[in-house]
RNA sequence: AGAGUUGGUGGCUAGGGUUCCGGCAUCGCCCAAGGGGCAAUGCGCUGGUCCGAGAGCUGCCGCCGGUCCGGGAGACAUCCGGCCGGACGCACGGCGGGACAAAAGCCCGGGAGAC
Repeated sequence: AGAGUUGGUGGCUAGGGUUCCGGCAUCGCCCAAGGGGCAAUGCGCUGGUCCGAGAGCUGCCGCCGGUCCGGGAGACAUCCGGCCGGACGCACGGCGGGACAAAAGCCCGGGAGAC
């Protein structure tokens, strides 16, 4: 100095917190007296909403291929669509910063660094 970088996107999960819903606690008020209703404050609390992976899963697109099918416009080629098949590998990783209410395996970031 260089390689190990194989793209895009949807759904989901590990994980994450606390705006909202729910729950719990305290306090106050009301009551039909039932842990019943309302409000404030506090608590992430197995929850719902929510955020969510390059190095997690999966669908689709894309990519490669075909003695296949259809179409434009004609045998081949080219183009469009379909069908079928295939590849989708490797990947240790901070500190710090950023967003939303907040946090994170989110984003900076397959970055710095390590090998």